[in-house]
RNA sequence: UUCUAGACCUGUGCGACGGUAUUUAAGGACACUGGGUCAGGAUGGGAACAUAGCAGCCCACCCUUGCUUACCGAGCGCCGCAGGUAUCUGGAGAGA
Numbered sequence: 001u002u003c004u005a006g007a008c009c010u011g012u013g014c015g016a017c018g019g020u021a022u023u024u025a026a027g028g029a030c031a032c033u034g035g036g037u038c039a040g041g042a043u044g045g046g047a048a049c050a051u052a053g054c055a056g057c058c059c060a061c062c063c064u065u066g067c068u069u070a071c072c073g074a075g076c077g078c079c080g081c082a083g084g085u086a087u088c089u090g091g092a093g094a095g096a
Base pairs, nucleotide, nucleotide: 001093002092003091004090005089006088007087008084009083010082011081012080013079014077015076017073018072019071020070021069024066025065026064027063028062034059035058036057037056042051043050044049
């Protein structure tokens, strides 16, 4: 001095972590109220029917957990890639 491997620094990709939102599933809760259907009963009617509507059921809302996706964050990684070295270490070669 050249090449190469590693350490160090920087950037970046990926993964996992935390938070938020989103997708979806299960469970829970719902006295009051948001919707739908309203047994029974009530009211009107001569009747046919009609009206309002409790319980129940369903949906929505809320909570918990898991799942999908996205964003943000962090001196996370015995993961990858690139660059830097006027820092270092090892190996091989060349020159003096």